Context: one part of a larger RNA
Molecule: small-subunit ribosomal RNA, 5' domain
Organism: uncultured bacterium
RNA sequence: GGAUGAACGGUGGCGGCGUGGAUAAGGCAUGCAAGUUGAACGCUUAGUCCGCAAGGACUAGGAGUAGCAAACGGAUUAGUAAUAUACGGAUAACAUACCCCAGAGCGAGGCAUAACUCUCCGAAAGGAGAGCUAAUUCCUCGUACGCUCAACACUUGAAAUAGUGUUGAGGAAAGUCGCAAGACGCUCAGGGAGUGGUCCGUACUCUAUCAGCUAGUUGGUAAGGUAAUGGCUUACCAAGGCAACGACGGAUAGGGGGUGUGGGAGCACGACCCCCAAUACUGGGACUGAGACACUGCCCAGACACCUACGGGUGGCUGCAGUCGAGAAUCUUCGGCAAUGCGCGAAAGCGUGACCGAGCGACGCCGCGUGAUGGAUGAAGGCCUUCGGGUCGUAAACAUCUUUUCUAUGGGAAGAAUUUUGACGGUACCAUAGGAAUAAGGGGUUCCUAACUCUGUGCCAGCAGGAGCGGUAAUACAGAGACCCCAACCGUUAUCC
Numbered sequence: 001g002g003a004u005g006a007a008c009g010g011u012g013g014c015g016g017c018g019u020g021g022a023u024a025a026g027g028c029a030u031g032c033a034a035g036u037u038g039a040a041c042g043c044u045u046a047g048u049c050c051g052c053a054a055g056g057a058c059u060a061g062g063a064g065u066a067g068c069a070a071a072c073g074g075a076u077u078a079g080u081a082a083u084a085u086a087c088g089g090a091u092a093a094c095a096u097a098c099c100c101c102a103g104a105g106c107g108a109g110g111c112a113u114a115a116c117u118c119u120c121c122g123a124a125a126g127g128a129g130a131g132c133u134a135a136u137u138c139c140u141c142g143u144a145c146g147c148u149c150a151a152c153a154c155u156u157g158a159a160a161u162a163g164u165g166u167u168g169a170g171g172a173a174a175g176u177c178g179c180a181a182g183a184c185g186c187u188c189a190g191g192g193a194g195u196g197g198u199c200c201g202u203a204c205u206c207u208a209u210c211a212g213c214u215a216g217u218u219g220g221u222a223a224g225g226u227a228a229u230g231g232c233u234u235a236c237c238a239a240g241g242c243a244a245c246g247a248c249g250g251a252u253a254g255g256g257g258g259u260g261u262g263g264g265a266g267c268a269c270g271a272c273c274c275c276c277a278a279u280a281c282u283g284g285g286a287c288u289g290a291g292a293c294a295c296u297g298c299c300c301a302g303a304c305a306c307c308u309a310c311g312g313g314u315g316g317c318u319g320c321a322g323u324c325g326a327g328a329a330u331c332u333u334c335g336g337c338a339a340u341g342c343g344c345g346a347a348a349g350c351g352u353g354a355c356c357g358a359g360c361g362a363c364g365c366c367g368c369g370u371g372a373u374g375g376a377u378g379a380a381g382g383c384c385u386u387c388g389g390g391u392c393g394u395a396a397a398c399a400u401c402u403u404u405u406c407u408a409u410g411g412g413a414a415g416a417a418u419u420u421u422g423a424c425g426g427u428a429c430c431a432u433a434g435g436a437a438u439a440a441g442g443g444g445u446u447c448c449u450a451a452c453u454c455u456g457u458g459c460c461a462g463c464a465g466g467a468g469c470g471g472u473a474a475u476a477c478a479g480a481g482a483c484c485c486c487a488a489c490c491g492u493u494a495u496c497c
Stems, first nucleotide, its partner, number of pairs: 001497004006493005013368006019361002026324003030321003035068003040065002043062008075279003085203007094196003099192003103188003107141004116131006147170009175184003205251003212242003217239008254276004258269004281302005304315004332358001334357003340354001341352004371401004381392004406434006415424001441486005446467003452481005462469002
């Protein structure tokens, strides 16, 4: 000198774009943050219509069954020095819901159950029994391929677990809407895209005042398990495996794209944004599912907190706001789904603290303004003075002008995707009117280092980044005037280059 997610002190006009819990991964009141589908299904509430009635239709809801979503999106960085990450490979060891391409199929039948009704238990949370019912829920039979399994043969290849063929065995399906055409679905099999799993190589902080470490340990055989290889697991057998090219241990730490600085080499860092990983009160576990061992799912244990009729229950902000705490320190319990995207739905649409916006903070960067021109009897006043004067100083007053800003009034968007639909927002912007009007401070002045005098003080009070100032003429302390530097900021502190 540059830089910062900064803080502190003084000061503070406006706008745009960014950015804001770095400490206690400490505890959390309250609200919201994941739903949706009636074109899968039965029931039900209110209303309307048709009908003598039974009943039927329609509109707006409700809980439930079923389907899809809830594994995304959002937060955080505790753990992790390698099951992470980055780059390059492998998969003759793999998976894939929704989507795309092309192929084949959708026949027959049945048992339940929630809702609902009744009875009962419980303070509650909730639960038990009996009865009734539907489906794209569940089950059985049939049929089926290039699918699965078994055996055999051939082909490619270094290697068959791959491909092809033959024989045998096995395994599917669901309907809804529509007058219809058809549309949306459903089942089986193939290919693709995107996504993911696993394996290998290289790179990846400090420490030897850590030198030896290891028994599922290292390898084999067999079995189990998985989508899949594998001590992944188990039984048996062998005695191996790693290590000064640093094993093992300890400390620290999420990794990368990148960021800061520097001419570069390098050094330091990893906020915001993007990719990956890991975590979800602490520890453990599985279930469902294409996908989780699952932030706002389940079970068990623990700590904590709350309710209780004392028998028993309930909860998890490292989502958005907000609160307490600790801290030098970090925001609103805001508006909207209008846009972009995501989930569901045939659609209309619904949901979305993702997101889009507004609010707060000079926290940062950038831009603008606080007026312009003229004006010497160099006014008054302050300060200095050798008492002549000098200086603040064209500065002010005063005159003329302008209106960026400001205030008032009026108009008023784009963003919307050719119909509808705008939170932002009566915002940006435009016009008219008014009037210099609404707007300057902070630090410094011995040398380094740009800028000097007076008064007070008298090694005192004090200053200070270093050298050093102060003991009666202090340009170094304090005040005043003048001057210098930067400017809506100026200094100080901390950290990095």